[in-house]
C1' cells in the first nucleotide's frame, strides 16, 4: 500500500432478526459502626470515534473518514 479486527459512563466490557442503551468497578449519597474500611441500598454519569445515507425509527444496515491493534507486501 492491501486485508481483517477495534472505538459504547472516569476505566473494563457486554449489547443481532433495526424498536427507548445495560453490568462490573469507580464517583456521590444514605444505612450499618465508637471510628474508618468492607457488606447493604440507593443516585448521577452516555449526543454508541467522526460526517453523510437508507428507514417511520440506526450503536445495528450501506458510504466517506479518523485513531488503535493485527496479518500481508512472492504475482496482481
Nucleotide at each position: 500500500g492491501c486485508u481483517g479486527a477495534a472505538a459504547u459512563a472516569g476505566c473494563u466490557c457486554a449489547g443481532u432478526u433495526g424498536g427507548u442503551a445495560g453490568a462490573g468497578u469507580a464517583a456521590c449519597g444514605c444505612a450499618c459502626u465508637c471510628g474508618u474500611a468492607a457488606c447493604g441500598c440507593g443516585u448521577a454519569g452516555g449526543u454508541c470515534g467522526a460526517g453523510g445515507g437508507u428507514u417511520c425509527g440506526a450503536u445495528c444496515c450501506c458510504c466517506u473518514u479518523u485513531u488503535u491493534c493485527a496479518g500481508c507486501u512472492c504475482c496482481a

Description: The RNA shown here (transfer RNA) has 76 nucleotides and comes from Clostridium tagluense. RNAcentral records the identical sequence in 23 taxa. Rfam family: tRNA. By type it is a transfer RNA. NCBI's taxonomy places the organism under Bacteria, Bacillati, Bacillota, Clostridia, Clostridium. The RNAcentral record of the sequence draws on ENA and MGnify. Its mean pLDDT, the model's own confidence on a scale to 100, is 81.